[in-house]
RNA sequence: UGAGAUAAAGCCAAACCCCGAGGGAUCGGGGGACGGAAAGCCGCGGGUCUAUCGCAGACAGCCGGGUUGCCAAAA
Repeated sequence: UGAGAUAAAGCCAAACCCCGAGGGAUCGGGGGACGGAAAGCCGCGGGUCUAUCGCAGACAGCCGGGUUGCCAAAA
């Protein structure tokens, strides 16, 4: 320097259960781990989803993009 390792230190936490918010998609807290190298953050493009179908919303753990960042063998 940085590929992402059968390494290491930490990190996050799907399903499901409990409590709470919302009309809903879904979200917050606790438990719990299927997984994750950005599963940190941003609705910018696509996609999917949601009463009253949108000039409104939800999803960043669907893909792409932007941005910040831990560790770091071999080469």
c-di-GMP-I-GGC riboswitch aptamer from a Desulfobacterales bacterium, 75 nucleotides, folded computationally. The prediction has a mean pLDDT of 81. NCBI's taxonomy places the organism under Bacteria, Pseudomonadati, Thermodesulfobacteriota, Desulfobacteria, Desulfobacterales. It matches the Rfam family "c-di-GMP-I-GGC riboswitch aptamer". Its family is annotated with cyclic-di-GMP binding in the Gene Ontology.